[in-house]
Parts: sequence; C1' cells; structure tokens
RNA sequence: ACACGUCCCGCAGGAGAGUCGUCCGCCGCCUUCUUCGCCGCACGGCGGGCCGCCGAAGGGGAAAGACGCUGCCAAGGCAGGGUCGAAACUCUCAGGCACCAGGACUGUGGGAUGUCG
Repeated sequence: ACACGUCCCGCAGGAGAGUCGUCCGCCGCCUUCUUCGCCGCACGGCGGGCCGCCGAAGGGGAAAGACGCUGCCAAGGCAGGGUCGAAACUCUCAGGCACCAGGACUGUGGGAUGUCG
C1' cells in the first nucleotide's frame, strides 16, 4: 500500500399503514345577525384520548445443529429436560400511519480501528 471485518461522517436512492376514522380541548379564519360583543355552522392548524392499522430506528422470540447433564437398558440405544444458536421470518414493547422528519438496506466519497495474508 492492497484485501477483508467493525465503527463514524458526507452525498444519492429508500417501503408500509385512517389527510377521508371518531371524540374532546385550544387557536386561527370567513359569513350572517347585530349598537357592541358573544355563541354556533363550515374550513384550517396544533395537542390529547379511543378504535383501526404498519414494520425498515431500536428491542424481544427460537430452527437445524453443537455442547454437556440425568434416568433406564438387552450396552446397540431410548427418554427427559439444560446452555449456545440467524434473518428482510416472527412479536408489535418502542416507533410509525398527508407533508416535513425518521428510516433497515444499497451505492459512492472520506476518516478511524483490527485480524490473517
């Protein structure tokens, strides 16, 4: 220096599910009436609750198999349960369900670090 593994940063891409759910509260806006004002309808925004849903931040689960333990035995084996054990599978805790944000993962540029070569 190269290759590979891990981590970090930049750039590009990146799915799903109610912006048509429902209730409540707050704010805004418009119109009518009206001396002024308030309330209300409709619309928009924000927040909360309930229901329905999604899986690609994170998190949880364990298959084949491996290891070892206990009991029985005709010593060939049989039975039981224990530990380790993966995912884009699965759960839906967390998170999410217009836009924004987030986003596993992919490509690319750079940096750090480690092992055999």